[in-house]
C1' cells in the first nucleotide's frame, strides 16, 4: 500500500443496525445514618460523543475526508 474493528463524563461502558431529551456503574462533590471512619441512603456536578465537512426540520447514529490505537493480508 489495501481490508476490517475501535474511538461517547475522571475511568470503564451503553445507546449506533432502524436519525427525535445523551445513559448506567465507579469515582468527585453535598447531605443523611455513625463517637468518627468504611459500608448503606439521598442529591448534584461533570461529556464540542477523535477533528472537519455534507445530506436532513433534526446527526453519538447516514455518507466523504482527515487524526489516534488495535488486527489481518501484500
Nucleotide at each position: 500500500g489495501g481490508g476490517c474493528c475501535c474511538g461517547u463524563a475522571g475511568c470503564u461502558u451503553a445507546g449506533u443496525c432502524u436519525g427525535g431529551u445523551a445513559a448506567a456503574g465507579c469515582g468527585u462533590c453535598g447531605g443523611g445514618c455513625u463517637u468518627u471512619u468504611a459500608a448503606c441512603c439521598c442529591g448534584a456536578a461533570g461529556a464540542u460523543c477523535g477533528g472537519g465537512g455534507g445530506u436532513u426540520c433534526g446527526a453519538a447514529u447516514c455518507c466523504c475526508c482527515c487524526c489516534g490505537g488495535g488486527c489481518c493480508c501484500g
Molecule: transfer RNA
Organism: Candidatus Nanopusillus acidilobi